[in-house]
RNA sequence: GCCGGACCGCCGCUCAAUCCGUCGCCGCACCGGCUGGUGCGCGCGGAGCCGGGGACCCACAGAUCCCUGGGGUGAAUCGGCCACGUGCCGUAGGGCCGCCUUCCCGCCCGAACCCGUCAGCUAACCCGGUCAGCGGUUCUCAGGAAGAAGGA
Repeated sequence: GCCGGACCGCCGCUCAAUCCGUCGCCGCACCGGCUGGUGCGCGCGGAGCCGGGGACCCACAGAUCCCUGGGGUGAAUCGGCCACGUGCCGUAGGGCCGCCUUCCCGCCCGAACCCGUCAGCUAACCCGGUCAGCGGUUCUCAGGAAGAAGGA
C1' cells in the first nucleotide's frame, strides 16, 4: 500500500413498531472506597402512530338441488406447467438514503401468522399492539429527470 473479515460508532431500509417520564432495598457494567454515584436493561405510565370490536341510516335479503363454516393482520392474490418436489414460470399488488408527487433505468418481495362457529358499514363507547429482520460505512442504482414545497 492492497484485499478480506470482526467489533464500536455513525448513516440508512422494510414495518404501526418511535419518542418522553418514572419506580424498585431488581439485574448488569463502571467510578469511588465501606456503601454512595452514573449509565444501560427490565417493569410501569404517557404522547404519537397502528389494528380490532361496536348503532340509527345504508348495504345484504327471493325459489329448488348439491357441496362447503366463517373472519382478521399483511403488498403478499390469482393462474398455468409439472418429475407432485420446502418445484418451475408468470401475475394482481408492494419496496428501494434529505421531504412530497410524477416519469425513466435497474434490483428485489409477491410470505407468514392469528381468531375459534363468531364479527358488513358504523357516531358514542370498548379492547389491543408499539416487535422483528437487514444494508452501508468514502461515495456507495444510496442512479437520472421534471415539478411542487420549504428556505439562512